[in-house]
RNA sequence: GGGUGGGUCCUGUGCGGCGGAAGCCUGUGAACCUGGUCAGGGCCGGAAGGCAGCAGCCAUAAGCGGAUACUUCCGGGUGACACAGGGUUGCCUGGCCGAU
Numbered sequence: 001g002g003g004u005g006g007g008u009c010c011u012g013u014g015c016g017g018c019g020g021a022a023g024c025c026u027g028u029g030a031a032c033c034u035g036g037u038c039a040g041g042g043c044c045g046g047a048a049g050g051c052a053g054c055a056g057c058c059a060u061a062a063g064c065g066g067a068u069a070c071u072u073c074c075g076g077g078u079g080a081c082a083c084a085g086g087g088u089u090g091c092c093u094g095g096c097c098g099a100u
Base pairs, nucleotide, nucleotide: 001097002096004094005093006092007091008090009086010085011084012083013082014081015079016078018075019074020073021072022071023070025066026065027064028063034059035058036057037056042051043050044049
């Protein structure tokens, strides 16, 4: 001096991280308008028995909390990550070739 690869830059995808939502798990949760069981009492019946059913108890819906390991979806001023593509005036860097 020449040429080339990589990084720095950009895009996409994947993965990871972070945040959000939902699910799963869990607590609570209905005077009546949810369910079950229904003392007492009520109703029907000559009786046997039957019917509806308040309170209580149990369970549960919406809702409100907790937990947030895991799953799904969404988002970015996310990454000393991977892959692919683009760019490469400049800067950093590894081989290669030539001359002195």
A computed fold for a 100-nucleotide RNA from a Chloroflexota bacterium, annotated as Bacterial small signal recognition particle RNA.
The coordinates come from a structure-prediction model, not an experiment, and the mean pLDDT is 77.
Rfam family: Bacterial small signal recognition particle RNA. Gene Ontology terms of the family: SRP-dependent cotranslational protein targeting to membrane, signal sequence recognition and signal recognition particle, plasma membrane targeting. The family's RNA type in Rfam is non-coding RNA gene.
Lineage of the source: Bacteria > Bacillati > Chloroflexota.
Of the family's consensus pairs, 93% are formed in the model.